[in-house]
RNA sequence: CUCCGAAAAAAGCAAACCGUUCGCAAGGACGGGGCGCAAAGCCAGGGGCUCCAAGAGGGUAGCCGGGCUGCCGGA
Numbered sequence: 001c002u003c004c005g006a007a008a009a010a011a012g013c014a015a016a017c018c019g020u021u022c023g024c025a026a027g028g029a030c031g032g033g034g035c036g037c038a039a040a041g042c043c044a045g046g047g048g049c050u051c052c053a054a055g056a057g058g059g060u061a062g063c064c065g066g067g068c069u070g071c072c073g074g075a
Stems, first nucleotide, its partner, number of pairs: 002075004012037002017032006035062001041068003046064002048060004
C1' cells in the first nucleotide's frame, strides 16, 4: 500500500418503541431504549423511495451506487 472480516479483544454507532422539542409534512434534534451495523463515520452532485405550502422546494447516507476519511484483527 492492497485485499479480507472466520476467530479474539478494546472502543464506537443505534432500528422499532417511549418522552420532550422543531417542522404543514416527509422527517430532524435531545434523553431513554437496543433491532441491528466493520464504515450504521462524513458528503444529497447519480439512481430509488418519500413529503409538500408545488418552488430552479424539502427529507432519507440504517435503500443502492459513488467520493473522502477511519478502529481492531488477518493475509

The RNA shown here (c-di-GMP-I riboswitch aptamer) has 75 nucleotides and comes from a Candidatus Bipolaricaulota bacterium. The organism belongs to Candidatus Bipolaricaulota, within Bacteria. Rfam family: c-di-GMP-I riboswitch aptamer. Gene Ontology term of the family: cyclic-di-GMP binding. The sequence was found by an Rfam model in a public genome assembly. Model confidence (mean pLDDT): 86 of 100.